[in-house]
RNA sequence: AGAGUCGGCCGGGCAGUCGCUGCGCCUGCCUGAUGGCGGCGUGGAGGAAAGUCCGGGCUCGGCGGGCAAGGUGCCAGGUAACACCUGGGGGGCGUGAGCCCACGGAAAGUGCAACAGAGAAGAGACCGCCGAAGCGCCGGCAACGGCGCUGGCAAGGGUGAAACGGUGCGGUAAGAGCGCACCGCGUCAGUGGCAACACUGCACGGCAAGGCAAACCCCACCUGGAGCAAGGCCAAAUAGGGAAGUCGCAGUCCCUCGAGGGACUGCAGCGCGCGCCCGCGCGUGCUUCCGGGUAGGCCGCUCGAGGCAUGCGGUGACGCAUGUCCCAGAGGAAUGACUGCUCAAGACAGAACCCGGCUUACAGGUCGGCUCUCCGC
RNA sequence: GGGCCUGUAGCACAGCGGUUAGUGCAGGGGACUCAUAAUCCCUUGGUCCUUGGUUCGAAUCCAAGCAGGCCCA
Numbered sequence: 001a002g003a004g005u006c007g008g009c010c011g012g013g014c015a016g017u018c019g020c021u022g023c024g025c026c027u028g029c030c031u032g033a034u035g036g037c038g039g040c041g042u043g044g045a046g047g048a049a050a051g052u053c054c055g056g057g058c059u060c061g062g063c064g065g066g067c068a069a070g071g072u073g074c075c076a077g078g079u080a081a082c083a084c085c086u087g088g089g090g091g092g093c094g095u096g097a098g099c100c101c102a103c104g105g106a107a108a109g110u111g112c113a114a115c116a117g118a119g120a121a122g123a124g125a126c127c128g129c130c131g132a133a134g135c136g137c138c139g140g141c142a143a144c145g146g147c148g149c150u151g152g153c154a155a156g157g158g159u160g161a162a163a164c165g166g167u168g169c170g171g172u173a174a175g176a177g178c179g180c181a182c183c184g185c186g187u188c189a190g191u192g193g194c195a196a197c198a199c200u201g202c203a204c205g206g207c208a209a210g211g212c213a214a215a216c217c218c219c220a221c222c223u224g225g226a227g228c229a230a231g232g233c234c235a236a237a238u239a240g241g242g243a244a245g246u247c248g249c250a251g252u253c254c255c256u257c258g259a260g261g262g263a264c265u266g267c268a269g270c271g272c273g274c275g276c277c278c279g280c281g282c283g284u285g286c287u288u289c290c291g292g293g294u295a296g297g298c299c300g301c302u303c304g305a306g307g308c309a310u311g312c313g314g315u316g317a318c319g320c321a322u323g324u325c326c327c328a329g330a331g332g333a334a335u336g337a338c339u340g341c342u343c344a345a346g347a348c349a350g351a352a353c354c355c356g357g358c359u360u361a362c363a364g365g366u367c368g369g370c371u372c373u374c375c376g377c
Numbered sequence: 378g379g380g381c382c383u384g385u386a387g388c389a390c391a392g393c394g395g396u397u398a399g400u401g402c403a404g405g406g407g408a409c410u411c412a413u414a415a416u417c418c419c420u421u422g423g424u425c426c427u428u429g430g431u432u433c434g435a436a437u438c439c440a441a442g443c444a445g446g447c448c449c450a
């Protein structure tokens, strides 16, 4: 210098004018009061406020336990908790810094493996290899040789994603863990480590135990459900419910021995409309009280597993102590508009109960650690 | 704001992890008819929403994203 990798921070700034909104104050104005208006002061989006993918707080509800269902899944730690984070182990990728991994169990059980292939899980013989053994035939005095059958084998070829340990030597008719050495695998023991795991072995096992659990399942651990439109409080008008009191006539029906009560219909009464009377139409018992729900209002609502600084403990995530700060809280929903200056010319995007994570989107700038290559000294 | 569901051909839908993803309607061609419809035969048409992962193998299983729809005052 170039290329790369990891982590942190910022996410336009300043000034002026006019606005919006929460809170506080006022010996300001209006109002009977609630309150309204005005003035002053002060606060006013994010690193993701997003997706709603996890984990909690909070609220309603509530005997306890199990099953079922769902989730998590190497080990240890952190945390309120987690599927998050930190450190470590194992595996994979990269020259490296570094990055990635749903990473328990397939020697409990069940299941699956299309096509191809002889055979797909205590399997199998298509090509191939063999002719030692048995039998037959031929040749030969015989030993033996040749051909075939009964057969033997799984080294090589071939199929497949996958073919029942690998390499080598011995062995054999040919072969084969058949035997041996090394490697792999497992068991056991020892050592180190809290553990995952690693290392070691004149130990043991001849291989028995292939793959898939983001198939059922087994093991260990965790979890009730619903969600602020949760939920709590106050509480109109109208309609409906209940209680008490009160109110005409007639008919029908029901309950009741009866008294009496209830329902329906008609008329009367009352109310409204057709300007009024008559007439017609429509509606209808009256008064008071109670309770529930609705409209509406208030709360929940933001001081919290909180931020910052310093010190201490810890490899670290994080924890502890002290000091200090208050930092949006609406309910049609505020954070905007204009002008000027400036720079690197401004991306993704906007709270709605709150918090911890993850994931996704993001112009550009800046700081630091580290790696590789080349060059110069 | 909160809770859910669904994406497969132009449309409506099927589709145990396994051969080349199917069915009906629609579209195209042919047959029948004087002609049209109906009917019959043949046929075209697929980023299985996208991207990763698990697996020998994914429309199907898992994760993330995108789009559309429904419910709750």
Base pairs, nucleotide, nucleotide: 001373002372003371004370005369006368007367008366009365010364012342013341014340015339016338017337018336020044021043022042023041024040025039026038028037029036030035046348050359051358053357054356055355056354057353058227059226060225069223070222071221072220073219074088075087076086077085078084089103090101091100092099093098104218105217109216110215111212112211126157127156128153129152130151133150134149135148136147137146138145139144165183166182167181168180169179170178184207185205186204187203188201189200190199191198192197231299232298233297234296241290242289243288244287245286246285248267249266250265251264252263253262254261255260269284270283271282272281273280274279306325307324308323309322310321311320312319313318343346378449379448380447381446382445383444384443387402388401389400390399395433404420405419406418407417408416426442427441428440429439430438
Predicted 3D model of RNase P RNA and transfer RNA as a complex of 450 nucleotides. Rfam match: Bacterial RNase P class A. It is annotated as a ribozyme.